[in-house]
RNA sequence: GCUCCGGUAGCUCAGCUGGACAGAGCAACGGUUUCCUAAACCGUAGGUCGCGGGUUCAAAUCCCGCCCGGGGUACCA
Numbered sequence: 001g002c003u004c005c006g007g008u009a010g011c012u013c014a015g016c017u018g019g020a021c022a023g024a025g026c027a028a029c030g031g032u033u034u035c036c037u038a039a040a041c042c043g044u045a046g047g048u049c050g051c052g053g054g055u056u057c058a059a060a061u062c063c064c065g066c067c068c069g070g071g072g073u074a075c076c077a
Stems, first nucleotide, its partner, number of pairs: 001073007010026004019057001028044005050066005
């Protein structure tokens, strides 16, 4: 350089063939319970879906460019 996979909540990850408010578990915060802590249970908050552009009535999802991480491969006379 070429190529493949990935980037979604603080962390680990779902999201099928585009469809209406983007989700789960854990963590955080508040509460119940307990002598206290932990556990358990209930609730709350938390998102530019890597960035920019395009297509569309509608994009996390499709297309183009770029950035970042990982794998494969070629060249290095």